[in-house]
RNA sequence: AGCGCAAGCCGUUCUAUCGCUUUUCAUUCCAAUGAAGAGAGGAAAGUCCGGGCAACACAGAGCAUUCUGCUUCCUAACGGGAAGGAUCCGGUUUAGCCGGAGACGGAAAGUGCCACAGAAAAUAAACUACCAUUUUGUUUACAAAGUGGAAAAGGUGAAAAUGUGAGGUAAGAGCUCACGGCAGUAUAUGGCGACAUAUAUUGCGGUAAACCCCAGAAGUUGAAAGACCAAAUAGGCUAACGCACGUAGGGCUGCUCGUCCGAUGUUAGCGGGUAGGUCGUUAGAUCGUGUCAGCAAUGGCAAGACCAGAUAAAUGAUAGAAUUCCGCUUCAGCGGGAAACAGAACCCGGCUUACAGGCUUGCUUUUUUA
Numbered sequence: 001a002g003c004g005c006a007a008g009c010c011g012u013u014c015u016a017u018c019g020c021u022u023u024u025c026a027u028u029c030c031a032a033u034g035a036a037g038a039g040a041g042g043a044a045a046g047u048c049c050g051g052g053c054a055a056c057a058c059a060g061a062g063c064a065u066u067c068u069g070c071u072u073c074c075u076a077a078c079g080g081g082a083a084g085g086a087u088c089c090g091g092u093u094u095a096g097c098c099g100g101a102g103a104c105g106g107a108a109a110g111u112g113c114c115a116c117a118g119a120a121a122a123u124a125a126a127c128u129a130c131c132a133u134u135u136u137g138u139u140u141a142c143a144a145a146g147u148g149g150a151a152a153a154g155g156u157g158a159a160a161a162u163g164u165g166a167g168g169u170a171a172g173a174g175c176u177c178a179c180g181g182c183a184g185u186a187u188a189u190g191g192c193g194a195c196a197u198a199u200a201u202u203g204c205g206g207u208a209a210a211c212c213c214c215a216g217a218a219g220u221u222g223a224a225a226g227a228c229c230a231a232a233u234a235g236g237c238u239a240a241c242g243c244a245c246g247u248a249g250g251g252c253u254g255c256u257c258g259u260c261c262g263a264u265g266u267u268a269g270c271g272g273g274u275a276g277g278u279c280g281u282u283a284g285a286u287c288g289u290g291u292c293a294g295c296a297a298u299g300g301c302a303a304g305a306c307c308a309g310a311u312a313a314a315u316g317a318u319a320g321a322a323u324u325c326c327g328c329u330u331c332a333g334c335g336g337g338a339a340a341c342a343g344a345a346c347c348c349g350g351c352u353u354a355c356a357g358g359c360u361u362g363c364u365u366u367u368u369u370a
Base pairs, nucleotide, nucleotide: 001366002365004363005362006361007360008359009358010357012322013321014320015319016318017317018316020039021038022037023036024035025034026033027032041341045352046351048350049349050348051347052346053222054221055220056219065218066217067216068215069214070084071083072082073081074080085104087101088100089099090098091097092096105213106212110211111210112207113206114205127154128153130149131148132147133146134145135144136143137142162180163179164178165177166176167175181204182203183202184201185200186199187198188197189196190195226279227278228277229276236270237269238268239267240266241265249261250260251259252258286305287304289302290301291300292299293298323339324338325337326335327334328333
């Protein structure tokens, strides 16, 4: 210096003109005008997880359902993050070190399942080969058939009943022993803990993203939540007046009396509530700076800053210049071709996904020079 990987940051710029939304001030309220400001993101996205906020629900307990699942810590909270542990994979200079991966509680509570192949896939099993014995052929050998033993050998499979060696036996077998592997239990030591190491002892297929067991968590709905103000029209209630023989009519009753209520009109008021409007709604788990604590995630303190609030939805258009890339190329320039992914909608913390190009730091590797 180049390539690659990881982490972090940036992610077109300037000027002029014309517009859009909005804040403050001024012009006498609205409106309008003028002046001075502000005006998309690292993901605003997917809406996957968690919280704030709001309404409704809710005595307590249990069952069911769903989710989470190594440890400690961080946090408002989380299925997120940090630091670790164990396992597995890769590399290496191998008492180990470096890098990477993930639904990483329990298979010694119980049940189920383990394709194909294979004799057998879990109360083991007899295809070949092995051993004993009987019978037959027969010449001692040997061969065939029957009965029994046996998982050591072959072969199949992702996996074959813990591996190697010795003893043992007719042949064999954790049948016994030694040294190992893995797992459970107990004790000791270290660690907050997961766990590690040592000793003793017991045991030996896998599978829980199969049922299940254990531990923990979860009320429902989302800003179209919700609160407030409030036209026109219609209907409701109240009062006064009017109408009327308290009328038509209705309730009490089998009927009559009686008693109670009582329209259809006008005016005023009240109240629910629609259109519409205001709030919720952007000053907050906020932002960057410094400092302190901590391995880190993160937290404390100090002084400072105010940083979009639209509602059919503003944040733009045009011209010029610059920057980068592309094309042509006489390597000077020309063309004006292209400007990554993408657009807030109550707010915040994460995760995931998309992203042209550039910068910084660290690491691996290659080349060149000294």

Bacterial RNase P class A from Daejeonella sp., 370 nucleotides, folded computationally. It matches the Rfam family "Bacterial RNase P class A". It is annotated as a ribozyme. Gene Ontology terms of the family: tRNA processing, dimeric ribonuclease P complex and ribonuclease P activity. Model confidence (mean pLDDT): 76 of 100. The gene name in the source record is rnpB.